[in-house]
RNA sequence: GAUCGACAAGGGCAAACCCGGUGAAAGCCGGGGACGCAAAGCCAUGGGUCUAAACCCUUCCGGGGAGGGAAGGAUAUGACUGCCAGGUUACCGAA
Numbered sequence: 001g002a003u004c005g006a007c008a009a010g011g012g013c014a015a016a017c018c019c020g021g022u023g024a025a026a027g028c029c030g031g032g033g034a035c036g037c038a039a040a041g042c043c044a045u046g047g048g049u050c051u052a053a054a055c056c057c058u059u060c061c062g063g064g065g066a067g068g069g070a071a072g073g074a075u076a077u078g079a080c081u082g083c084c085a086g087g088u089u090a091c092c093g094a095a
Stems, first nucleotide, its partner, number of pairs: 004093002012037002017032006035082001041088003045085003048080003056073006
């Protein structure tokens, strides 16, 4: 230096759930809380997953017309790295 990861040392992160905030939602943020994690540090780049406000389509309601309303469909431009790859950086040192 590369790999690897111990009932090692010192530390780190924080699932579910609860409270508050935020958002159309998925989710995110703060506090509490620990199921777990050796990159559960960082990057939505590829796959995957979640959501569907606006736009669009269909049907219906309503209207003199223009606007408007409801249900359904489709869609990421919204998210998730604690789903898997990839990239990148890093503490410790038994075998």
Molecule: c-di-GMP-I riboswitch aptamer
Organism: Anaerolineaceae bacterium